Model confidence (mean pLDDT): 85 of 100.
Small-subunit ribosomal RNA from an uncultured organism, 1425 nucleotides, folded computationally.
[in-house]
RNA sequence: AUCCUGGCUCAGGAUGAACGCUGGCGGUCUGCUUAACACAUGCAAGUCGAACGCAACCUUCGGGUUGAGUGGCGGACGGGUGAGUAACGCGUGAGAAUCUGCCUUGGGGUCGGGGACAACCACUGGAAACGGUGGCUAAUACCGGAUAAGCCUUUGGGUAAAAGAUUUAUUGCCCCAAGAGGAGCUCGCGUCUGAUUAGCUAGUUGGUGAGGUAAGAGCUCACCAAGGCAGCGAUCAGUAGCUGGUCUGAGAGGACGAUCAGCCACACUGGGACUGAGACACGGCCCAGACUCCUACGGGAGGCAGCAGUGGGGAAUUUUCCGCAAUGGGCGAAAGCCUGACGGAGCAAGACCGCGUGAGGGAGGAAGGCUCUUGGGUUGUAAACCUCUUUUCUCAGGGAAGAAGCUCUGACGGUACCUGAGGAAUCAGCCUCGGCUAACUCCGUGCCAGCAGCCGCGGUAAUACGGAGGAGGCAAGCGUUAUCCGGAAUUAUUGGGCGUAAAGCGUCCGCAGGUGGCGAUUCAAGUCUGCUGUCAAAGCACGGGGCUUAACUCCGUUAAGGCAGUGGAAACUGAAUAGCUAGAGUGCCGUAGGGGUAGAGGGAAUUCCCGGUGUAGCGGUGAAAUGCGUAGAGAUCGGGAAGAACAUCGGUGGCGAAAGCGCUCUACUGGACGGCAACUGACACUCAGGGACGAAAGCUAGGGGAGCGAAUGGGAUUAGAUACCCCAGUAGUCCUAGCUGUAAACGAUGGAUACUAGGUGUAGCUUGUAUCGACCCGAGCUGUGCCGAAGCUAACGCGUUAAGUAUCCCGCCUGGGGAGUACGCACGCAAGUGUGAAACUCAAAGGAAUUGACGGGGGCCCGCACAAGCGGUGGAGUAUGUGGUUUAAUUCGAUGCAACGCGAAGAACCUUACCUGGGUUUGACAUCCUUCGAAUCCCUCGGAGAUGAGGGAGUGCCCUUCGGGGAAUGAAGUGACAGGUGCUGCAUGGCUGUCGUCAGCUCGUGCCGUGAGGUGUUGGGUUAAGUCCCGCAACGAGCGCAACCCACGUCCUUAGUUGCCAGCACAUGAUGGUGGGCACUCUAGGGAGACCGCCCGGGUCAACCGGGAGGAAGGUGUGGACGACGUCAAGUCAUCAUGGCCCUUACGCCCAGGGCUACACACGUACUACAAUGGCGAGGACAACGGGCCGCGAUGCCGCGAGGCGGAGCCAAUCCCGAAAACCUCGUCCCAGUUCGGAUUGCAGUCUGCAACUCGACUGCAUGAAGGUGGAAUCGCUAGUAAUCCCGGAUCAGCAUGCCGGGGUGAUACGUUCCCGGGCCUUGUACACACCGCCCGUCACACCACGAAAGUCGGUUCUACCCGAAGCCGCCGGGCCAACCUCGGAGGCAGGCGUCUACGGUAGGGCUGAUAAUUGGGGUGAAGU
Repeated sequence: AUCCUGGCUCAGGAUGAACGCUGGCGGUCUGCUUAACACAUGCAAGUCGAACGCAACCUUCGGGUUGAGUGGCGGACGGGUGAGUAACGCGUGAGAAUCUGCCUUGGGGUCGGGGACAACCACUGGAAACGGUGGCUAAUACCGGAUAAGCCUUUGGGUAAAAGAUUUAUUGCCCCAAGAGGAGCUCGCGUCUGAUUAGCUAGUUGGUGAGGUAAGAGCUCACCAAGGCAGCGAUCAGUAGCUGGUCUGAGAGGACGAUCAGCCACACUGGGACUGAGACACGGCCCAGACUCCUACGGGAGGCAGCAGUGGGGAAUUUUCCGCAAUGGGCGAAAGCCUGACGGAGCAAGACCGCGUGAGGGAGGAAGGCUCUUGGGUUGUAAACCUCUUUUCUCAGGGAAGAAGCUCUGACGGUACCUGAGGAAUCAGCCUCGGCUAACUCCGUGCCAGCAGCCGCGGUAAUACGGAGGAGGCAAGCGUUAUCCGGAAUUAUUGGGCGUAAAGCGUCCGCAGGUGGCGAUUCAAGUCUGCUGUCAAAGCACGGGGCUUAACUCCGUUAAGGCAGUGGAAACUGAAUAGCUAGAGUGCCGUAGGGGUAGAGGGAAUUCCCGGUGUAGCGGUGAAAUGCGUAGAGAUCGGGAAGAACAUCGGUGGCGAAAGCGCUCUACUGGACGGCAACUGACACUCAGGGACGAAAGCUAGGGGAGCGAAUGGGAUUAGAUACCCCAGUAGUCCUAGCUGUAAACGAUGGAUACUAGGUGUAGCUUGUAUCGACCCGAGCUGUGCCGAAGCUAACGCGUUAAGUAUCCCGCCUGGGGAGUACGCACGCAAGUGUGAAACUCAAAGGAAUUGACGGGGGCCCGCACAAGCGGUGGAGUAUGUGGUUUAAUUCGAUGCAACGCGAAGAACCUUACCUGGGUUUGACAUCCUUCGAAUCCCUCGGAGAUGAGGGAGUGCCCUUCGGGGAAUGAAGUGACAGGUGCUGCAUGGCUGUCGUCAGCUCGUGCCGUGAGGUGUUGGGUUAAGUCCCGCAACGAGCGCAACCCACGUCCUUAGUUGCCAGCACAUGAUGGUGGGCACUCUAGGGAGACCGCCCGGGUCAACCGGGAGGAAGGUGUGGACGACGUCAAGUCAUCAUGGCCCUUACGCCCAGGGCUACACACGUACUACAAUGGCGAGGACAACGGGCCGCGAUGCCGCGAGGCGGAGCCAAUCCCGAAAACCUCGUCCCAGUUCGGAUUGCAGUCUGCAACUCGACUGCAUGAAGGUGGAAUCGCUAGUAAUCCCGGAUCAGCAUGCCGGGGUGAUACGUUCCCGGGCCUUGUACACACCGCCCGUCACACCACGAAAGUCGGUUCUACCCGAAGCCGCCGGGCCAACCUCGGAGGCAGGCGUCUACGGUAGGGCUGAUAAUUGGGGUGAAGU
């Protein structure tokens, strides 16, 4: 990097919303989601005089008005809220045993009597609320009687109503029947979550009888029976008003239940009934409780979840408005009254819809802003400017509909709307601009401040932070937050999965359940189809209409679907009946087998015991030690004992459901397979719950115990070693009986059935046309393997033993961690097992495959990589560089290899960048402008110098209209600018180092793969080499390798001066010194030569390899130059160039002096040594490369010497530097801190240079340090190399142990096991910043959530008991009483008692929450351990 799995996140729509910024208008809607918290104040239910009496007032005397009462109707509607309720509460569809005021229709009736009580009057109690006693009175108030439809009935009978009023036309009243609407009741179906809630239930389930209700019923009671509900989830717990509908979605679904509409429930909390047609009653009553208020303390009053409004809570939700004009409701005959229902207005961008903030023209593309490569670009037709319009706004005038019903009647409202005038006039913001996601630049900031939905931005060039310019989006709004659906096929019915990603129960048996073979008949439950009823209205959809449009609203209409009823069809499923045999089972005949259980037997080995032989060790390991052994081990021989396991056969062979099963024999026993086709006739498959079996370890009890062997002890290893190794060794391993119930119990693959190419093994059986027979060979069935077609799969792979194609059933999964943990429950003796969460946290975790990198993985192969050698470094002294330290400064850079004698091929001044001090400001340097002077040179003074002051000499060149101008140069001035070795090598170019002169790195086309990618480039050989050959789904090509280039080595040729001298001459003491020559050497041009070409052998008739010949050279001849794709943010901003930033009387420039040379120390690189293969002295021999005019400097002279004087020659194959040294010969030293070594120091000098103090080199004399070959460790080198010896050059005034070159002398390698580095192939990987990777656990610290916990404090619920208000009902008959009566009573009222029972109390449980000393693990955190 890829494919897949999988979660997280976003883009859409929506809201009774809230918050931030902003805000022009209108229309239509909506507006306490929280405290069913508490409420001040006002209003929200009254009305009727045509039911009635009284009082007051008025009177036109006819009467009228008002008030409090009696009486009637209404206060059960309308309005509010959602606390409770998981229920016949709601939805839908059915049903029977009911009631119903007012309204409508029909029928009938309204006769005749009686007694009271309010008001009122008198007296009287109380603070009040509110009463008490006596007296008067009316009615449509109350009470008898009559009548009769009705009702009841045993058919005799019983029961049983009424009310009048007035305006004389009506309207009431009573009874019956019916209707409409309303209400009560019953049933089917549907209606959230939890099984870590599995059992619940005593009026419970049913019956009989009675009571009760409007009505069915255990609704209630007595008795009897013992039932009823529940895995299709009872009970319990949590949550919740239900629906039409609303939002979303392609749909199926999911979520919600504001506004509007239907139903239910509630009215401060709990209980209760009264009245009534209707209530157990929001603005009625009684009781209890809490709270609030009044009080004279005796006692009373209250209930906004009605409309406004207040406090409180909260992120958050409005006016103490107008009107009954409309619609609707109550009362009334009506007028009318009442109506916070309602109609309206107000507040709020809260939502939806509509409109506007101007339109057309207008380029010098204005100014300004921003940016900039300084050209420009952009804002931008935008503005200005010209022309036009008036929606909106302001003012003025007119002015509705909504009114029904003849007149009258409008809150809204002087509103909508119309007309006119004025004037572009009054009106734009918000969010975003890294990707997802439309939109980019500058400045500021510098892991800070901040952003962030996810990924992630920010550490000096931020399109991601903040600002600006610009852009994009939406627009009176725009963003944010919260919540729901979508995307999410991410719970998958539509529509997912389970070999390895999460996921097949360890295996089998099996009830319920689900599913089920073939042909027929019947039924019609499912299914299909027609019709009927219903699914209120509103809403949605479709078609129309009305407001200027739209939102909004009005009218009309449909489908699909649900439920119920009814008619039809009969293929399929189902049910029933009678059959069939292919599934399944039985039977008979055979077969194989470590299938199981029990018993008996056997040998090898091990250990132990006894005895013999025998002597010093044995044993064990990487090496050892502990251990055993002279008291005789080990070894060996004989005898005996014990326990455990059964070698060979033995096999991807057999058997079993799995776990598992292996010496032999016997007994008992399960299953499988083959053949036959006699029997049964679907008897089958799967299986929640349930049951059985179930390795090892472990547990209980009793045995047994040879070997092995947790724990443990000892010995080693190690930094440690509670390990690996060794010596011992307990439990255990074995047996019997029981428990446990788990494993990577794996094929990581549930079971059954059917179908879909083959090939090849193997086991069992049968069979053939194969046989005399046994094999071989062929066919069939069953089992067990391998390879493979199609197909499947993310890939790996699977592939008739499926992971293919299908059906059926079961189990299981839904991101990682927390966690298989906690709590609860069950099981267990325990260990523990089963079941199994959440908080919190992360933006991933994961699978398969790919390319790299890595491995104390493998194979092959290279390299001074090791080995074999030689010489070093590390020890000493010195030189030099670095670190560190010091300093005013010790300028800066380079830092593993690949910094450290590096930049620096040469710091006394200069260099020089550093420090101190002194100066300077258009500048030491460049360009432009103005003025003056040509330039230039010399002198004097101050000063450390820079520099300052002054004097003198001096006018040239070109053009000229003779005024002047120009070039060059200097000075002065002004501003643009210069300047910076200031920063960033992590902004860069260029250059360089390194892997590595390693053999690699790629491309085009093709092919393979879903893809990353592969192939080619791998393989077999071969090479120094991806060098070449062969093979091959590859064929070609490029950059690298090699070659082409240079030097050296041989020869030829050309050319011979300054080089050379063989031959010929000349000269000399001697020398190419001279003539001459170019043969040779040499010089420097050209060419030849080497190619595995030839021969032999090997090898694939190859590439190539080994050997040989020839050759100066032989297998790339040697050395150099040359460095692929890339790596290291490698090095360099101080060579240079350069973006950005910074300084500008200084971070620029000039000068003097100082510093870079410091010095307790550490490291690197070198030089010189430690000596005899040597030192010293004397003599003697042989080079090459080079350099030279501000130079090299000969001969000569002087000096011990460095050197000096002097100057021939030489711009150099000519002259000079110039002596080569090691080496050779002779002499001396004799193993010593020395005749080794030369540091250090003293004195005296030489040279260079303006100047050797800091701080040069050299010389002489004197001095004579360390050092006696160097610890651990480590470096270089493979041939003219290492080692050793000198020489030259660059730099340079002078300064070389450094660097770059030159020549002289001149050594070892068996080999590739190991170390290091590298190449190719392969393998593993949890690495990809790539092993210097990744990563685990404890501990310490901080924070967070959770569990346990002596307890503490609540909520809720259950059981038992106590108390027992109000009230209904029952009982009692002491008290009181107008109506009726036969005067006794009947009846009523008050009272008493009892059942039930709210609140309250006591005791004990269940569930649940909060909290707690302490404690436990978990998660997250910065660079701790």
Its Rfam family is "Bacterial small subunit ribosomal RNA".